Context: one part of a larger RNA
């Protein structure tokens, strides 16, 4: 080296228990009635998961459901089931012990006693200086709040690496991060809008508008709006003026608006509407479930669902399973029904709510606010002519004959009415829960995890983090003999197959023997 047979080895195909991406739907519940997370403990036998909590592998009740059961998980014991077990659903009960952890202490899960935390808030009592309060005290407990949450949201605080080809305004960026709060969304919201000589009528979101106008060591680079078209449409209370009550504090009528309104004075006196919606009544649906069509033989086989050969059903030819590929074997599937006991919810309902006309010069119409100044911030806009918008500090208006706003000022003209609050629906996002899809992966892929996976192993710690699937159709998992201290092996049986024996299914290459042969 070449052949032929083997070992190692765990690549390729096939498989999928597990994971990834996205769609509809719900849901987004929680806690001092002890909670999210854990320690520790419960089984006859009992290390891990998973249930569970001294009433501890489970208890009552109540629907379901119909033959087998005692968690993964075999195996034994002793049990339990048609007098309906085990199982699923509804409803309670119990629920050690840490932990907001709250009686004190602590090195969480422990230790001590006098039986209980503090703060706010409500009840009741008391009664400083100092009459009246007011401040302190005290007691109560079926008040509230603390704590936990994957994102998603608002507010505060707020970087740098980079980019500029260096770097300092600038950018990244109001990003990360880190805090304080809420909700099933959250903000925001009914014009002191926007517009332009025509108009339009709250927020919010999407598409254009447009990488336009603009901004810019005019550098890198950021970067609008009106408008148009769409999604989806909902309004509303209060302050004042005045006016009852009342020592006040305070409240109950009156009023809420930009063709300016109200008060005030004078007239008038009407709701077959609309709009909210308690108790019950009760429609749908949810949390168990149920009924549900229609093929047999013959062959080959280890095995029929395959092949021939005759037949059937379809509102069901989606699926998955059964010894190879099954519409008619099974579990379903279209379809149709079904809740005692919780829970949502159409719809009825009693009550409450909701509209005026005419005149005036004189009241009222949100103040330490508008505005102005000095330094900032934020609007696409970096001080720029820089309005508009917040903010500290210093000043500091008018009230309708009145102030704001149209991008500096001014005027003229337009528009709206600041300084008070509420407000669905179109919009975000997935720890989670049902269904469903896929030109996503199939074990060095897919989540880090298809197996005791945040395990095991490792760091003083904050962390950081693995490996490992597949006999078989069923253990039928090899009785008995033999070599044999076990390991391993031979026979024998099992099976279709053992070169399918548990270091088990296909079984490439490196590598590495044995055997024959060829060459030097």
């Nucleotide at each position: 080296c070449u052949u032929a047979c083997g070992g190692u080895g765990g690549a390729u195909a096939c498989c999928u228990a597990g994971g990834c991406a996205c769609c509809c739907a719900g849901a987004g519940a929680u806690g001092a009635g002890g909670a999210a997370g854990g320690g520790c403990g419960u089984a006859g036998u009992a290390a891990u998961c998973g249930a569970u909590g001294a009433a501890a592998u489970g208890c009552u009740u109540u629907g379901g459901g119909g033959a087998g059961u005692u968690u993964a998980a075999a195996a034994u014991a002793a049990g339990c089931a048609u007098a309906g077990a085990u199982c699923c659903g509804g409803a309670g009960a119990u629920u050690c012990u840490u932990g907001a952890a709250u009686a004190g202490c602590g090195a969480a899960a422990c230790c001590u006693u006098u039986u209980a935390a503090a703060c706010u808030g409500c009840u009741g009592c008391u009664g400083a200086a100092u009459c009246c309060a007011u401040g302190g005290g005290c007691a109560g407990g079926c008040a509230a709040a603390a704590g936990a949450c994957a994102a998603c949201c608002u507010g505060g605080c707020g970087a740098a690496c980079u980019g500029a080809a260096a770097c300092a305004u600038c950018u990244u960026a109001g990003u990360a991060g880190u805090u304080a709060g809420a909700g099933g969304a959250a903000a925001a919201g009914a014009a002191a809008g926007c517009a332009a000589a025509a108009a339009c009528g709250u927020u919010u979101c999407c598409c254009a508008u447009a990488g336009u106008a603009g901004c810019g060591g005019u550098g890198a680079g950021c970067g609008a709006a009106a408008u148009g078209g769409g999604a989806g449409c909902a309004u509303c209370c209060u302050a004042a003026a005045u006016u009852g009550u009342g020592a006040a504090a305070a409240u109950g009528g009156g009023g809420u608006u930009g063709u300016g309104g109200g008060a005030a004075a004078g007239c008038a006196a009407u709701a077959c509407a609309a709009g909210u919606g308690u108790c019950g009544u009760g429609c749908u649906g949810c949390u168990a479930g149920g009924c549900g069509a229609a093929g047999c033989a013959u062959c080959c086989u280890u095995a029929a669902u395959g092949c021939u050969g005759c037949a059937c059903c379809c509102u069901a030819c989606a699926u998955g399973g059964c010894g190879a590929a099954a519409g008619u074997c099974u579990a379903g599937u279209a379809g149709c029904c079904a809740a005692a006991a919780g829970c949502a919810u159409a719809a009825c309902u009693a009550g409450c709510u909701u509209a005026g006309c005419u005149c005036u010069g004189a009241c009222c119409c949100g103040a330490g606010u508008a505005g102005c100044a000095u330094g900032g911030g934020g609007c696409a806009c970096g001080u720029g002519g820089a309005a508009u918008c917040c903010c500290c500090u210093a000043u500091g208006a008018a009230u309708c004959a009145g102030a704001a706003a149209g991008g500096a000022c001014c005027a003229c003209c337009u528009u709206g009415c600041a300084a008070g609050c509420c407000u669905a629906a179109a919009u975000a996002c997935u720890c989670c829960u049902g269904g469903g899809u896929g030109a996503c992966c199939g074990a060095u892929a897919g989540u880090u995890u298809a197996g005791u996976a945040g395990u095991a192993c490792u760091g003083u710690g904050a962390g950081g983090g693995a490996a490992g699937g597949g006999u078989g159709a069923a253990a039928a998992g090899a009785a008995c003999c033999c070599c044999c201290a076990c390991c391993g092996g031979g026979g024998a049986g099992u099976g279709a197959a053992a070169u399918a024996g548990a270091a088990c299914a296909u079984g490439a290459a490196a590598c590495c023997a044995u055997a024959a042969g060829u060459u030097c």

Predicted 3D model of a 520-nucleotide part of an RNA (large-subunit ribosomal RNA, domain I) from Solanum lycopersicum. Model confidence (mean pLDDT): 81 of 100. Taxonomically the source falls in Solanum subgen. Lycopersicon (Eukaryota, Streptophytina, Embryophyta, Solanum). It matches the Rfam family "Bacterial large subunit ribosomal RNA". Rfam links the family to the GO terms ribosome and structural constituent of ribosome.